Small-subunit ribosomal RNA from Desulfonatronum parangueonense, 1515 nucleotides, folded computationally. The coordinates come from a structure-prediction model, not an experiment, and the mean pLDDT is 85. It matches the Rfam family "Bacterial small subunit ribosomal RNA".

RNA sequence: GUGCCUAACACAUGCAAGUCGAGCGAGAAAAGGGACUUCGGUUCCUGAGUAGAGCGGCGCACGGGUGAGUAACGCGUGGAUAAUCUACCCCAUGGAUUCGGGAUAACAGUGGGAAACCGCUGCUAAUACCGGAUACGCUUUUGCAUUUUGGAGAUGCAAGAGGAAAGGCGGCCUCUGAUUCAAGCUGCCGUCAAUGGAUGAGUCCGCGUCCCAUUAGCUUGUUGGUGGGGUAAAGGCCUACCAAGGCGACGAUGGGUAGCCGGCCUGAGAGGGUGGCCGGCCACACUGGAACUGAAACACGGUCCAGACUCCUACGGGAGGCAGCAGUGGGGAAUAUUGCGCAAUGGGCGAAAGCCUGACGCAGCAACGCCGCGUGAGGGAAGAAGGCCUUCGGGUCGUAAACCUCUGUCAGGAGGGAAGAACUGCAUGGGGUCGAACAGGCCCUGUGUUUGACGGUACCUCCAAAGGAAGCACCGGCUAACUCCGUGCCAGCAGCCGCGGUAAUACGGAGGGUGCAAGCGUUAUUCGGAAUUACUGGGCGUAAAGCGCGUGUAGGCGGCCUUGUAAGUCAGGUGUGAAAUCCCACGGCUCAACCGUGGAACUGCACUUGAAACUGCUUGGCUCGAGUACUGGAGAGGGUGGCGGAAUUCCCGGUGUAGGAGUGAAAUCCGUAGAUAUCGGGAGGAACACCAGUGGCGAAGGCGGCCACCUGGACAGUUACUGACGCUGAGACGCGAAAGCGUGGGGAGCAAACAGGAUUAGAUACCCUGGUAGUCCACGCUGUAAACGAUGGAUGCUAGGUGUCGGGGAGCAAUCUUCGGUGCCGUAGUUAACGCGUUAAGCAUCCCGCCUGGGGAGUACGGUCGCAAGGCUGAAACUCAAAGGAAUUGACGGGGGCCCGCACAAGCGGUGGAGUAUGUGGUUUAAUUCGAUGCAACGCGAAGAACCUUACCUAGGUUUGACAUCCUUCGAAUCCUUCAGAGAUGAGGGAGUGCCCUUCGGGGAGCGAAGAGACAGGUGCUGCAUGGCUGUCGUCAGCUCGUGCCGUGAGGUGUUGGGUUAAGUCCCGCAACGAGCGCAACCCUUAUCUUUAGUUGCCAGCACAUGAUGGUGGGCACUCUAGAGAGACUGCCCCGGUUAACGGGGAGGAAGGUGGGGAUGACGUCAAGUCAUCAUGGCCCUUACGCCUAGGGCUACACACGUACUACAAUGGUGAAUACAAAGGGCAGCGAGACCGCGAGGUGGAGCCAAUCCCAAAAAGUUCACCACAGUUCGGAUUGCAGUCUGCAACUCGACUGCAUGAAGUUGGAAUCGCUAGUAAUCGCGGAUCAGCAUGCCGCGGUGAAUACGUUCCCGGGCCUUGUACACACCGCCCGUCACACCACGAAAGUUGGUUCUACCCGAAGCCGGCGGACUAACCCUCACGGGAGGUAGUCGUCUACGGUAGGGCUGAUAAUUGGGGUGAAGUCGUAACAAGGUAGCCGUAGGGGAACCUGCGGCUGGACAACCUCCUUA
Repeated sequence: GUGCCUAACACAUGCAAGUCGAGCGAGAAAAGGGACUUCGGUUCCUGAGUAGAGCGGCGCACGGGUGAGUAACGCGUGGAUAAUCUACCCCAUGGAUUCGGGAUAACAGUGGGAAACCGCUGCUAAUACCGGAUACGCUUUUGCAUUUUGGAGAUGCAAGAGGAAAGGCGGCCUCUGAUUCAAGCUGCCGUCAAUGGAUGAGUCCGCGUCCCAUUAGCUUGUUGGUGGGGUAAAGGCCUACCAAGGCGACGAUGGGUAGCCGGCCUGAGAGGGUGGCCGGCCACACUGGAACUGAAACACGGUCCAGACUCCUACGGGAGGCAGCAGUGGGGAAUAUUGCGCAAUGGGCGAAAGCCUGACGCAGCAACGCCGCGUGAGGGAAGAAGGCCUUCGGGUCGUAAACCUCUGUCAGGAGGGAAGAACUGCAUGGGGUCGAACAGGCCCUGUGUUUGACGGUACCUCCAAAGGAAGCACCGGCUAACUCCGUGCCAGCAGCCGCGGUAAUACGGAGGGUGCAAGCGUUAUUCGGAAUUACUGGGCGUAAAGCGCGUGUAGGCGGCCUUGUAAGUCAGGUGUGAAAUCCCACGGCUCAACCGUGGAACUGCACUUGAAACUGCUUGGCUCGAGUACUGGAGAGGGUGGCGGAAUUCCCGGUGUAGGAGUGAAAUCCGUAGAUAUCGGGAGGAACACCAGUGGCGAAGGCGGCCACCUGGACAGUUACUGACGCUGAGACGCGAAAGCGUGGGGAGCAAACAGGAUUAGAUACCCUGGUAGUCCACGCUGUAAACGAUGGAUGCUAGGUGUCGGGGAGCAAUCUUCGGUGCCGUAGUUAACGCGUUAAGCAUCCCGCCUGGGGAGUACGGUCGCAAGGCUGAAACUCAAAGGAAUUGACGGGGGCCCGCACAAGCGGUGGAGUAUGUGGUUUAAUUCGAUGCAACGCGAAGAACCUUACCUAGGUUUGACAUCCUUCGAAUCCUUCAGAGAUGAGGGAGUGCCCUUCGGGGAGCGAAGAGACAGGUGCUGCAUGGCUGUCGUCAGCUCGUGCCGUGAGGUGUUGGGUUAAGUCCCGCAACGAGCGCAACCCUUAUCUUUAGUUGCCAGCACAUGAUGGUGGGCACUCUAGAGAGACUGCCCCGGUUAACGGGGAGGAAGGUGGGGAUGACGUCAAGUCAUCAUGGCCCUUACGCCUAGGGCUACACACGUACUACAAUGGUGAAUACAAAGGGCAGCGAGACCGCGAGGUGGAGCCAAUCCCAAAAAGUUCACCACAGUUCGGAUUGCAGUCUGCAACUCGACUGCAUGAAGUUGGAAUCGCUAGUAAUCGCGGAUCAGCAUGCCGCGGUGAAUACGUUCCCGGGCCUUGUACACACCGCCCGUCACACCACGAAAGUUGGUUCUACCCGAAGCCGGCGGACUAACCCUCACGGGAGGUAGUCGUCUACGGUAGGGCUGAUAAUUGGGGUGAAGUCGUAACAAGGUAGCCGUAGGGGAACCUGCGGCUGGACAACCUCCUUA
């Protein structure tokens, strides 16, 4: 500095307006003193001419409060008043202030009343009241003159008439009278008249001043005139009469809201918001009405009436109005003291002193705002303690603290101590003025004295003392600032986006940090940002937005030359734009806030002087805009009438016979009562094939056979004429597809509705058979469409190229040129992009319409049009944070093109059926440990669960632990052994002393035992916290980068295209040029050869030995082994191809076009799998979720699935005989020969650490024999008995052998798998794991096929393209009914408020008017009585507040019920839309249907795909 924004709600109490005795009359008391006293008191003086009251004057209309009303001349600004007033104040008139009169309050007496108060009688004064005189420059009437004007104007002169007053105080004796002293003089104050000034006020006018048109018509004193009235004053302000006007789309009337302004906040400005404090104006004073007084009021602290409320009461009657200052209650989120003082400033009264003043000056309360200041400063690292974090090293709080040295603001104590004070008064000087005056008054100026609420305040000095003085918000991004713990979609946060579902920088706490700071946050509000209402400064093809189209009214805008004018415009000047505020300068409080002085500014309005380009108005002209005439051709332009042929259907007749029709396939349907088909004849209605064309015409809708008539428009050409006649166009009017409506016709075909048949889970549909309105005509209505170019109209300008329609010119022609229309491409330019591009969406001008987030909603209500359907106009509540456009990259499509793959097809063999094995699900169980779950889990982890494994269960034990490190003590370690026990374990006994160093005491390493604690341990959880590893798409051909270029950008190009390839393989082309990861190649293996080497391999030739054998000598030719090389590269030829890449064929070659096989797996995808291989963050357990042990379980069994094995037999089985491999393994091993056993096997042990020995027999095959189609000499399950082997141990639960047993099964439904050559199929052999256990897995060789026309289809994949409303990416998105909950809204029988109107009734107070018989001092007449004039009460009337009755309008609240709408993690029914969304979608309309929707008619492309036509571009 600021402080009731709400209840203009109600108010207790106190105060807020009085003053003047120098206008007037009257006039106490207490107290003190004196006198008297009968001691009860009386009286006098002082108090005191005081208090209080009265008459009178001035003030009370200022100051102070509030903002209810008011949308108005209320306010602002500028004018007018020739239509006015102005108390107090000032100047001058040096004007006047004269003569009289009658009352009345106070007071006294008396009466009434509870009170408030009132009545009667009597007395009295005035600057109260009244009468007379006089008077100007006053008022008024008349006449004349002058002057001015828009005018009843102004001025001057003359005449007539009219209108005033009040005294008070002081002094003096100059004048008059006179003894004092006054009636005299004089000073001051007052009074009267008039003029002027100043100030203030009234009235009128121009311009400006909020929202709603879902308020469009309003008005009867209304608009004007005349007469009259009224006011200070013009005026319908009021009244009588006359006329019928006035206002309104430039927004009247009505409704809502609101005091207006200077200013204030914001903003770059223009604007937007606002009107608290301060200042100007207005309005109001409990609500409504009214006047009185007064200079001024219709009066906040006056009056009267009515009403509501409160209070008093004796019930008869009275009182009151804080939106003054305090204060109370109430309301509210919310706003202060019942303070001090008139010291200052200002106001009222007064001559003055002075009194009054809640104005004001101060103080109090409130961090409410602004400003200033403090809470300390310097030094101080062992970086203390402590907190927090940690990768455990440390980091951080942090020089921060402690500690040392200082300073002293504020607060505290003590002392001093202002300015604000100028006046006035008094005292005392000086000067001046009036005056006769030395009196007195007044004025100016000195000196002294007197006056301070704040307040002992500001300020100053001293003392002591770092001592008493820091909080709040925030820390995910925006936005400066990060970690830990807790929590676990909970609790919570959140301004927007969004955080939280076990590792939260977003919740809560902590530490730390950031920002402000005696404040900091929050909330609310306003402006800004927001160019997001766009005047400055926006838009309308697709985002919201061009009326469906035209004609045209008002309005807006308008060609060239010229004349005048000066309204707009521009320039100069003048006035105004109050002060304060803002800005600048200077100054005053220590600074600042604040204040003062000066300047600038106030962008406006008015007047005036000028300019004349432009606009307007005006004069005269012009022809290029516009139009008219003439000539000509083009055209589905419109209307009316007539004519024609083809086709469908129907009817009649002929021929003719069994079908026809229809569909994806069918059926309903028609047909032997003769259909369909075919021929002839006839009827009727509707529509006009070909021509026909991004051809034509029309404003749009729209227009199509031919002819005639009527008629509109456009175009070309040429002259002539008019002379801006133009453009646009709110309202208005007209036209306006289809559907629909009314009346009457007509009705062939088609065809909503309807019926039937199909389809389907259903099918109120798509398909089929029928079929009515309708479709057609006439007349009338409707007035809408995706009425579209989603593009309003007009004019001008801005490269071209190429078609086409109509007309003209030149030319012999080809062709060139010009005007008008209609297409495509394209330059500049433009656009968010797409695109547009002389037919603009470019550059400009003019006019109109329209838009302002999505939904609610083109809905509701209201209005209006319509017969109806419905149209036009057109909101809000509520709700969301998006809705949308264009383009990009993907993904997807029951879109397209090209290509590949054992993908299909062609084949071969299987699975699915049986039995068994094995895995899984499920079930069971004490446990049946865990994981893997479409492909890509399921003979998978597991290359091998009887114990162990083992993680599970039961039971028994154990607690520094089975395992690691550290510490202490003891002991060498270790070995043997007894008892209890299921064992773990427990309790014992015995043996035994090592290594290194040594000062011989001992110490050290290692090991064991005991003890304490740090810790160990966990197959506990999280694979959605992770590493690593793996699967899959896929051995698919892809995935990217640098630079450049293109694009506003996402991004594209490269990587697309033409060929080719297994391949983004290569070639060519190309705004791309290169490169990387992938492909290929390099690697391994296999096929041929050469060479080297020659044991354990081999043996051709030579030799030896044997019954025989490379057994031996010898040899290394061959095979082989394993090293090194060679070889294959489209290298050669022909053909094709673009001279290429490459392809086809051929030669040669062991091998030919990547020869076969393997290893090798791009960027990435699946939150794929694995925390139980391992590693690892976090969490959890710690006498247990750890560890040890025994037993059990993982092997269960109604069932279901996967993967295998064995079969069902004769291409076989059985028996016998006999031939040929490869690759492996072997010392805790392989184990020969030999012997035993039917056999498994046993005994035994040669040989072999392996090209040497062993496993080891290969099997199918081949040869011979039997079996003849059977549940078998097939098949071998199951079961019994007897055995073998391994092992501590085969019960749960091993393998094998022998004998016996001999089940199902006779080739397997739907469906489904593998394989393209040494492959499938078939046959055996080996290995890993392993004590033992193989139908599984990993390898090896033997025998050894069939088929591939081909790419239409299924599946998967690649490239290009297209559509998309998908991006969690089609397992996507998404629509509507129904059900439930909540919310707001509409309708509604009614109910209840507010406001307003109309008609009528009542009619207070009051003004005005009439009457006024009652009453009546002043003036007049009268001696008096009395009368008159005038007045008062009273009464009547007009107007009228409140109130009442009746009926309306508008608006709110509420309501049974009802309607749709919105919202809501997991409801129901369907699938409408987005891909050709599976019937393309959508628009209008009509009908139908649970629902989305379906169908008819017309329209649109904002439809995919394919084809055709036309056009364009390029070669």